Description:
A computed fold for a 1454-nucleotide RNA from a metagenome, annotated as small-subunit ribosomal RNA. The coordinates come from a structure-prediction model, not an experiment, and the mean pLDDT is 84. The RNAcentral record of the sequence draws on SILVA.
[in-house]
RNA sequence: AGAGUUUGAUCCUGGCUCAGGAUGAACGCUGGCGGCGUGCUUAACACAUGCAAGUCGAACGGUGGUCGCAAGACCAUAGUGGCGCACGGGUGAGGAACACGUAGCUGAUCUGCCCUCAGGCGCGGGAUAACGUUUCGAAAGAGAUGCUAAUACCGCAUAAGCUCCCGGUCCUUAGAGGACUGAGAGAAAAGGGGUAACCCACCAGAGGAAGAGGCUGCGGCCCAUCAGGUAGUUGGGGGGGUAACGGCCCACCAAGCCAACGACGGGUAGGGGACCUGAGAGGGUGACCCCCCACACUGGGACUGAGACACGGCCCAGACUCCUACGGGAGGCAGCAGUGAGGAAUAUUGCCCAAUGGACGCAAGUCUGAGGCAGCGACGCCGCGUGGGUGAUGAAGGCCUUCGGGUCGUAAAGCCCUUUUCUGCGUGACGAGACAAGGACGGUAGCGCAGGAAAAAGUCUCGGCUAACUACGUGCCAGCAGCCGCGGUAAAACGUAGGAGGCAAGCGUUAUCCGGAGUUACUGGGCGUAAAGCGUGCGCAGGCGGGUUUGUAAGUGGGUGGUGAAAGCGCCCUGGCUAAACCGGGCGAUGUCCAUUCAGACUGCAAGUCUAGAGGCGGAUAGAGGAGCGUGGAAUUCCGGGUGUAGCGGUGAAAUGUGUAGAGAUCCGGAGGAACACCAGUGGUGCAGACGACGCUCUGGGUCCGUACUGACGCUGAUGCACGAAAGCGUGGGGAGCGAACGGGAUUAGAGACCCCGGUAGUCCACGCCGUAAACGAUGUCAACUAGGUGUCCACUUGGCUACGGUCAAGGGGGUGCCGAAGCUAACGCCGUAAGUUGACCGCCUGGGGAGUACGGUCGCAAGGCUAAAACUCAAAGGAAUUGACGGGGGCCCGCACAAGCAGCGGAGCGUGUGGUUUAAUUCGAGCUACACGAAGAACCUUACCUGGGUUUGACAUGAGCGUGGUAGGGAACCGAAAGGGGACCGACCUUCGGGAGCGUUCACAGGUGCUGCAUGGCUGUCGUCAGCUCGUGUCGUGAGAUGUUCGGUUAAGUCCAAAAACGAGCGCAACCCUCGGGUCUAGUUACAGGUGUCUAGACCGACUGCCCGUGAGAAACGGGAGGAAGGUGGGGAUGACGUCAAGUCAUCAUGGCCUUUAUAUCCAGGGCUACACACACGCUACAAUGGGCGGUACAGUGGGUCGCGAAGCCGCGAGGCGGAGCCAAUCCUAAAAAGCCGUUCGUAGUUCGGAUUGUAGGCUGCAACCCGCCUACAUGAAGCCGGAGUUGCUAGUAACCGCAGGUCAGCCAUACUGCGGUGAAUACGUUCCCGGGCCUUGUACACACCGCCCGUUACGUCAUGGGAGCUGGUCACGCCUGAAGUCGGUCAGUUAACCGCAAGGGGACAACCGCCGAAGGCAGGGCUGGUGACUGGGACGAAGUCGUAACAAGGUA
Repeated sequence: AGAGUUUGAUCCUGGCUCAGGAUGAACGCUGGCGGCGUGCUUAACACAUGCAAGUCGAACGGUGGUCGCAAGACCAUAGUGGCGCACGGGUGAGGAACACGUAGCUGAUCUGCCCUCAGGCGCGGGAUAACGUUUCGAAAGAGAUGCUAAUACCGCAUAAGCUCCCGGUCCUUAGAGGACUGAGAGAAAAGGGGUAACCCACCAGAGGAAGAGGCUGCGGCCCAUCAGGUAGUUGGGGGGGUAACGGCCCACCAAGCCAACGACGGGUAGGGGACCUGAGAGGGUGACCCCCCACACUGGGACUGAGACACGGCCCAGACUCCUACGGGAGGCAGCAGUGAGGAAUAUUGCCCAAUGGACGCAAGUCUGAGGCAGCGACGCCGCGUGGGUGAUGAAGGCCUUCGGGUCGUAAAGCCCUUUUCUGCGUGACGAGACAAGGACGGUAGCGCAGGAAAAAGUCUCGGCUAACUACGUGCCAGCAGCCGCGGUAAAACGUAGGAGGCAAGCGUUAUCCGGAGUUACUGGGCGUAAAGCGUGCGCAGGCGGGUUUGUAAGUGGGUGGUGAAAGCGCCCUGGCUAAACCGGGCGAUGUCCAUUCAGACUGCAAGUCUAGAGGCGGAUAGAGGAGCGUGGAAUUCCGGGUGUAGCGGUGAAAUGUGUAGAGAUCCGGAGGAACACCAGUGGUGCAGACGACGCUCUGGGUCCGUACUGACGCUGAUGCACGAAAGCGUGGGGAGCGAACGGGAUUAGAGACCCCGGUAGUCCACGCCGUAAACGAUGUCAACUAGGUGUCCACUUGGCUACGGUCAAGGGGGUGCCGAAGCUAACGCCGUAAGUUGACCGCCUGGGGAGUACGGUCGCAAGGCUAAAACUCAAAGGAAUUGACGGGGGCCCGCACAAGCAGCGGAGCGUGUGGUUUAAUUCGAGCUACACGAAGAACCUUACCUGGGUUUGACAUGAGCGUGGUAGGGAACCGAAAGGGGACCGACCUUCGGGAGCGUUCACAGGUGCUGCAUGGCUGUCGUCAGCUCGUGUCGUGAGAUGUUCGGUUAAGUCCAAAAACGAGCGCAACCCUCGGGUCUAGUUACAGGUGUCUAGACCGACUGCCCGUGAGAAACGGGAGGAAGGUGGGGAUGACGUCAAGUCAUCAUGGCCUUUAUAUCCAGGGCUACACACACGCUACAAUGGGCGGUACAGUGGGUCGCGAAGCCGCGAGGCGGAGCCAAUCCUAAAAAGCCGUUCGUAGUUCGGAUUGUAGGCUGCAACCCGCCUACAUGAAGCCGGAGUUGCUAGUAACCGCAGGUCAGCCAUACUGCGGUGAAUACGUUCCCGGGCCUUGUACACACCGCCCGUUACGUCAUGGGAGCUGGUCACGCCUGAAGUCGGUCAGUUAACCGCAAGGGGACAACCGCCGAAGGCAGGGCUGGUGACUGGGACGAAGUCGUAACAAGGUA
């Protein structure tokens, strides 16, 4: 410090995810030791048991005990009394508050114990507990009566000082203060110990220290879908109350007070020091430790006291638990342990007061679950160990393997060492401050000795991010997964193993926080198109604001002082545990703080001044700026009339409609409404919406020129106010045309549309609402600055010309356009009218969907508007640009693509192939590019299929072991369908003599046309013989990419020329090759009687736009011509670029993997591949007279032939037979060529056309023609009279017609295929259209690329959510009723020791009663917020459901 993920690729935007650090953690697996820390985050849930606050006999009276004969001493302590119990310890429920933090104030206050100072402590009095007696009660406890003490209580005296009241003087304050002083009034005390000195207490006062109370500034959570709140509320003087100010409380008076700088309400939360993270700024947290607050079962209350409204005190109410004799009582672990419960989860009912600290005490001391220690837990941090060295036959074994080996791996073993930890034994602390004693921890740490490598390694990961790879298993299953994504038979992603990588007594996972995330942007982001500028203006508050002078000092900057507790923190210095963690000392850092002082630039403030901003004044001027009133013509429609006759209208084509009752057309007249052609212009005006005939009236704003006026008056603008297209709403008018809805006609599968005929609201006017829009420049307003060029509108200045209307040029200014530099931008683009460079202010954005939706609020008559979420869900959604592909986009250009022609196919019969069906099997493969294709030959074989019968090292190969001499091989009879079994008999080869070969048997293995062409090689098809496909360097672009390869010409061609940021090159094109066509030469097997050389087969020549003319750009090239056998590629062939289709083929072959092994192998017989209602494809033969039949007659070429072709001759009607010459073939054979030509017949007919089908008789091949061959003869003579929609081939020696040959092959279902020659046309205007293709361009939401993408309804499932008659909780106040404890007040007839009084009595106190307040409870209505609810609304998600086709191309109606 970044990385992964949107795309075919790219850049950007943007979210999601990961790597880091952290934790009071938990869970999984594992676990040796020590040190230091740390440990109920949940139920402020409930608690058994023990302990956690007592102490003082030197305050007091008793009582008990011990010792003592006693006196007495000592010990103990229930009670009175004093001090403490308000500390320490726990918890975080509540609380959004002066609770906390920080800085101040207290002139408004208090303070026990402690310290200092200076005084005092005199005289009296009456009670009471304990105790005794007694009553009640189960208990807890309570009562009555009698006695007694005090440092308990009370009275009096004294009063420096103190307090209160009334005065005076001085100092001070914002004010209430302070000092001195006068008069009056009031208030103290206690003793104890000691022989004593004296010590400890006590009272009043002054001060200190430390603490407490109160007040204030500032700071720190969320929601505005909480916007108004408030009656003790705000203030006042008076009173009460308090230590003290105060509505703190009360009566009265006034009507204030708070609030967008967020009151009030709701939600959440202890706050801080700090902790985690981060470069920082920030963000998150508030465990442990420290400070503060709050609380102590829940709520209320006071008492005591220096201090409490009191955790281990009291009273009351409530809930709960316990005891009970049912009458009543007791209790409060959020102290330490511990228990239950809850929970993913958190420890011992331990030891000690030795240390530190606390309470009491004169002290000894007692108490102390504060604290010190120990125990448990890898919960965290730190440290140590599980050994070190040597050791290659690279052992065994595992795993992998290309079988060679590699790897685990010096790893192990073995050998030599060491002993931290461990175990045993011994020794043994610091912690304990002058002396002595005193240690829970602890016989611990440490140290010494001994023993023995001994007792000590796991966990996660290994597709990318991210470090680490193989095998097997599995087969979209099981599973993994943080994101992207893996798994559908070769998984480095699942599981296991081997190996490897990381960390290590831990390792992973989960949860949470920060980081990365500049992804809320203060530091540090954005808003034309990605999310984002309010539709526009006016404008209150607020923010910001021109030049200059002076003052001031709030902001600002500097100095100084204070504070910012300690702990914590630190690249600082240093010390203590061996080091570290840990602990200590020093220093440093940490602020929106306070005080004081200085400065005076900048901002503010105050005062003055200026004119450049802004405004005013005068003049001129353009304009569809606004409102009202009026006027005009053209056109449509309607009405009346004339002329006139059959249609008009409408469309792609039609129909509905209209018209003989006279339309349409045409002419005249009239009515009415709406809109204003031409002018008219990226012209003008307006803030925007918007504004268009002409005139008048009223009216807003702008610009220019001038200026001697005002003097910053300005800019922006949350809330607010106003304006605001269309549609829509209300009331009343109006209504020509147009025209939602609606009706009809078409179109269509349907047509709720597009098209047509009608047509109501509406459109128009007035008034009032609505308040939205792609209200767009998708660009807020204002100001300043920053190259140029070129239009246009408006005035102005100067100059020229002028026909005086103007016009031209230059200039500064105001609008409105275009181009463009710098700059900006992701790019597109913007560019003085900025999206550039800056400033001011406002608005808005923060992934997509859900959703601009729900709920709430508010506005509206309604429609609806404004404001505006969440659950849930996705790993994207987007912007710009790129390359393709595609388009019912465009341009250019090719091709038998169309057109022009010729012949066909599609109809018939037959042949063949395919689908389908059938079958035991009808083996298998093959869209265009399968279908006379693989198959250039299925009766058996082939053959892969089926049925049945056999064989199992096998029909075939290799290796090894063993065996074998009448061996291998042949093989009669017999059985069998055959295979096979059987075995009489016959009977080998080589040899170096060992043996080999052969054969038999056993083991390895063979075999498979079994699967996967989506694991592959090879080969092939197709686009396509189309002209394309690329590269290097350079250049352009952030980049994908572009350029080159585009443009202008030209070509069959990316062929060539030329242009050009390109220059070259490669694979293709062309040429080189073969063949045919002309010639020359050479040769001569055959052919020929000979010669010649037709011919045969070799070499060479020949054609190159070379020549001429024209066109063209002085080009390439094209057109024409000459010559020539041939002319512009002469004809034909071979040759197939980068690639596409997971195209075809595992069944030619080869091959990985999988499957099979007495079977999916192999052999055999028979059957099937030849089936047959049908459908398609390729063909043959025809339908006839350009023909058929018969007779005669002529002319080829390519080929093939010895298991062959087979002549002549003879036989047969013929197929064929006999025959065997010749030929290994330019020699012989096949062999006749056929159409053609000549002659004749038939006469338009299902025929003398056509030949299917069938019968009979024959021939041939073959082991064998039943299923299932071909041929011949005779007989039979079917459909068919030129073929619907549609569709194929062909541009010249071509089509068409005609025959010939060959391969395969025993034969042949060949009409197929491959070749060969013979005869031999027609047509092409042209490129609009169909198909395919090339180039350029355009749009795109496609990229699996239009056979694409994708929308909505509907059906089903799941999930969350809104509404909902209601039902049911929580919470919050308010109203009314009842009203505990208790303070306060009142009453007071009851009770009463101290004081007064001789007494009666009084004062005071208590009780009782009353009143105010008052917790809780009750009743009732509400607010807010949950849960649930028949039904219902939409939403999200879910491999293959339904209906359509809305969008993306002009998406077929933009």